[in-house]
RNA sequence: GAGGGCCGGGCGGCCGCACUUGCUUGCAAGUGAGGAAAGUCCGGGCUCCCAUGAAGCAGGAUGCCGGAUAACGCCCGGCGCGGGCGACCGCAGGGAUAGUGCCACAGAAAGAAAACUACCUGAUUGCGAUCAGGAAAAGCUGAAAGGGUGCGGUAAGAGCGCACCGGGCCAACCGUAAGGACGGCCGCCUUGGUAAACCCCAUCCGGAGCAAGACCAAAUAGGGACGGCCUAUAUCGCGCUUUGUCGAUGUCGUCCGGGUCGGUUGCAUGAGGCUGCGCGCAAGCGAAGCCCCAGAUGAAUGGCCGCCCCUGCUGUUGUCUUCGGAUUUCAGCAGGACAAAACCCGGCUUACAGGCCCUC
Numbered sequence: 001g002a003g004g005g006c007c008g009g010g011c012g013g014c015c016g017c018a019c020u021u022g023c024u025u026g027c028a029a030g031u032g033a034g035g036a037a038a039g040u041c042c043g044g045g046c047u048c049c050c051a052u053g054a055a056g057c058a059g060g061a062u063g064c065c066g067g068a069u070a071a072c073g074c075c076c077g078g079c080g081c082g083g084g085c086g087a088c089c090g091c092a093g094g095g096a097u098a099g100u101g102c103c104a105c106a107g108a109a110a111g112a113a114a115a116c117u118a119c120c121u122g123a124u125u126g127c128g129a130u131c132a133g134g135a136a137a138a139g140c141u142g143a144a145a146g147g148g149u150g151c152g153g154u155a156a157g158a159g160c161g162c163a164c165c166g167g168g169c170c171a172a173c174c175g176u177a178a179g180g181a182c183g184g185c186c187g188c189c190u191u192g193g194u195a196a197a198c199c200c201c202a203u204c205c206g207g208a209g210c211a212a213g214a215c216c217a218a219a220u221a222g223g224g225a226c227g228g229c230c231u232a233u234a235u236c237g238c239g240c241u242u243u244g245u246c247g248a249u250g251u252c253g254u255c256c257g258g259g260u261c262g263g264u265u266g267c268a269u270g271a272g273g274c275u276g277c278g279c280g281c282a283a284g285c286g287a288a289g290c291c292c293c294a295g296a297u298g299a300a301u302g303g304c305c306g307c308c309c310c311u312g313c314u315g316u317u318g319u320c321u322u323c324g325g326a327u328u329u330c331a332g333c334a335g336g337a338c339a340a341a342a343c344c345c346g347g348c349u350u351a352c353a354g355g356c357c358c359u360c
Base pairs, nucleotide, nucleotide: 001360002359003358004357005356006355007354009308010307011306012305013304014303015302017032018031019030020029021028022027023026034338038349039348041347042346043345044344045343046209047208048207049206059205060204061203062202063201064078065077066076067075079093080091081090082089083088094200095199099198100197101194102193103192116139117138119134120133121132122131123130124129147165148164149163150162151161152160166188167186168185169184170183173180174179213265214264215263216262223256224255225254226253227252228251229250234249235248236247237246272291273290274289275288277286278285279284309336310335311334312333313332314331315330318327319326320325
C1' cells in the first nucleotide's frame, strides 16, 4: 500500500420507565435497541381488494456464462474488456449486416464520403498564376477522418502487391457455458461512433399496504321489527267526488342492527440464533445438540454518583539527546462517534469518535 472481519466504553450503587411472571395487590424477581434500528432503494413472507381465469396490448425493470436462494436488480465462482509496477480495483458487459435518428464547435469533408494547403500530369501563359485531371501518402480541424507499421510499386499515390499486427468467417481441439488456443480462408475495418437515443430480441412484473386485516363495543345520525298512545285535528293512500273503516306520516318504550371514542388481536417459534461436524473453491446446503432473545402505541429502554479504560490539552517528575525533541511518573480539565425498534425477514446504499485482528 491492497483486501477482509470484529468491537462500538466496562464494573458497582441509588432513583425512575415499559413488559412478563408470582403472590400477601403493591411489592418482588426476570428481561429491555442497532450495525446500521436510518434512507424506504430492490426482493419476499403475511393481509385485503378486483374479473387475484387465459391470452394479448400498453408501461416498467433486468441484460456475458454458470451456480446459489423463498425471491432478487443482491451474493458466489468464472469469462471478456479497461486501469494499476503490484496485491488488487472498475464495468448499464445482448443486438450498430432489422430500421430510424444524432455526431455540437472546429474543419475541405462527420458517412454508401470528401480535394482547403501541399504533391503529380497536361493545357494556357503576360512566368505571378489560372484551368482540367490524378491522388487520401503529408499538413490543417476535431473526442472521432474510413485499419496500423515496413518494403516494393508509381508521374505522384493508393491493400495496388507482399510480410507482420489488427479485423471478419470457418471446421476439428479444450471447456457445462461465456470463452480460449491453434490452423486455414477473406484485402478487409461486410459503412466509423452512439442503444443510461428511439428501437429490436430474451426474461420477469396485478394493485394497495399492519394506519393491511379480524373481533368486542359506550355514544350520535339514519334504518328495521314488535307493542302502546292519539285516533281530536291535518296530509297522503281505491280512476274521480262524498262518507265510513283501515293503514302510513307523528310520539313513547323494548329489541335488533349500526358502528364512533375506546379495547383486544394481528405481534414476537422465525426462510430464528449459537456451537462444532459433513459436503462444496465459494455463495450456500445437510443433519445433530443447545437456547428463547424488546414488544411501546401521546410511543418504555433513562438520569445521577463513584472507580477504571481510551483520546486530547495544561502543569509536573525522571531518563536519553544530534539541544530540535523522544520517552516516562503523577495531577487537573475536557471529550468518548453515527444514530434509536414500531408486522417480520433477505439484501443494497448512506452515516460512524476511537480501537483490535487476519491475509496478501

The RNA shown here (Bacterial RNase P class A) has 360 nucleotides and comes from uncultured Litorimonas sp. Its Rfam family is "Bacterial RNase P class A". Rfam's curators write: Ribonuclease P (RNase P) is a ubiquitous endoribonuclease, found in archaea, bacteria and eukarya as well as chloroplasts and mitochondria. It is annotated as a ribozyme. The RNAcentral record of the sequence draws on MGnify.